[in-house]
């Protein structure tokens, strides 16, 4: 100094729930209370999932299916950046 593991300090984010705004709507801001969990639970809708709308096909009580807008990053991936590294 490298590298592998681990671990420790310093912190960070914030599930559920109330109130208020906002969307047709999945949802999304904010704030309080709390702390369920995360080592990127930081940032991005590229692919897949899951959801909602909004038209269609066949079936027809329900809903099941296509597509096309849109939610969802704390659902997977992947892309980008960030913290700390004893003995």
């Nucleotide at each position: 100094u490298u590298u592998u593991a681990a671990a420790a300090a310093a912190g960070c984010c914030a599930a559920c729930c109330u109130u208020g705004g906002u969307g047709u709507g999945a949802g999304c801001c904010a704030a309080g209370c709390a702390a369920c969990g995360g080592a990127a639970a930081a940032u991005c809708a590229c692919a897949g999932g899951u959801c909602u709308u909004u038209a269609g096909u066949a079936c027809a009580u329900a809903g099941u299916u296509u597509a096309a807008a849109g939610a969802u990053g704390g659902c997977u991936g992947g892309a980008u950046u960030g913290u700390a590294u004893a003995c």